The RNA shown here (Bacterial large signal recognition particle RNA) has 264 nucleotides and comes from a Chloroflexota bacterium. The prediction has a mean pLDDT of 76. It matches the Rfam family "Bacterial large signal recognition particle RNA". The literature on the family includes a 2003 paper in Nucleic Acids Res by Rosenblad et al., "SRPDB: Signal Recognition Particle Database". Rfam classes the family as a non-coding RNA gene. A source record names the gene ffs. The sequence is in RNAcentral, with records from ENA. Of the family's consensus pairs, 87% are formed in the model.
[in-house]
RNA sequence: CCGCGCUAGGUGGGGAGCUAGCGGUGCCCUGCAUCCGCAAUCCGCUAUAGCGGGCCGAAUUCCUGCCUGAGGGUUUCCAGCGGCGUGGCUGCCGUCGGUUAUCGACAAUGACAGCCGGGCCUCGUGCGACGAAGGACUCCGAACCCCGCCAGGUCCGAGAGGAAGCAACGGUAAGGGGACCCCUUCGGGCGCCGCGAGCCAACCUGGCUCGAGGCGAUACCGUCGCGUAAGUCGCCGUGCGGGAACUCGACGGCCGGUGCGCGG
Numbered sequence: 001c002c003g004c005g006c007u008a009g010g011u012g013g014g015g016a017g018c019u020a021g022c023g024g025u026g027c028c029c030u031g032c033a034u035c036c037g038c039a040a041u042c043c044g045c046u047a048u049a050g051c052g053g054g055c056c057g058a059a060u061u062c063c064u065g066c067c068u069g070a071g072g073g074u075u076u077c078c079a080g081c082g083g084c085g086u087g088g089c090u091g092c093c094g095u096c097g098g099u100u101a102u103c104g105a106c107a108a109u110g111a112c113a114g115c116c117g118g119g120c121c122u123c124g125u126g127c128g129a130c131g132a133a134g135g136a137c138u139c140c141g142a143a144c145c146c147c148g149c150c151a152g153g154u155c156c157g158a159g160a161g162g163a164a165g166c167a168a169c170g171g172u173a174a175g176g177g178g179a180c181c182c183c184u185u186c187g188g189g190c191g192c193c194g195c196g197a198g199c200c201a202a203c204c205u206g207g208c209u210c211g212a213g214g215c216g217a218u219a220c221c222g223u224c225g226c227g228u229a230a231g232u233c234g235c236c237g238u239g240c241g242g243g244a245a246c247u248c249g250a251c252g253g254c255c256g257g258u259g260c261g262c263g264g
Stems, first nucleotide, its partner, number of pairs: 001264006009056003012030004020046005035053004062257002065254003071248008080238006088232003091228002093225002096222003100219005106213001113209007121198006127191002130187006137178004146171003154163003
């Protein structure tokens, strides 16, 4: 170096999960390296860690190391989204101030300011109107227990004459009606009324003094907010989207290593 037969080993691998732990079936990712049977209320094993069978077999196929790296897992951060809260900051809104600016109308037929008076308002009083009651006026109105006058009739008297007195008539009381010219009293959410007193301010109005700006809106500046919550801020939730760390890691590449027996 060649031939034959064996052994180690290989006959896909990995991730998560399960498990005391190791593998497998199942799920997922890679990939093509002959396979068969068992197996998730699981199946087979024990740190030499699937079992049974079949095939290949020391090498381009086995083993170690390095490089690359699909993919998976864990943790964490953040964008984005949503909710809650706060009211620190910025916005927004409001209050006050500033003539600083612009516009509008007003103003020497007098701005702003000051003074005086009146009204409005309150009380008291007077007057009036209104309302109510009463009086006065007028009418009706009593069989009798109201008045006047009393026919008839009755009574007294010898008579002359006298007495009481019903009805009718007239008038009136109680009571009722009418008129509303008048008088009195009472009342009050009455009064372009009188008198007196009171009265912070506001409003209206008349007069006097002064002599040039006041008013409104917008913008800006400043103060305040026991205003608002759009943005920010804080917290919570979501977040297969993005990042970081750690971890496992297929395929692939490179270097190196590696048996036994027999014969030539």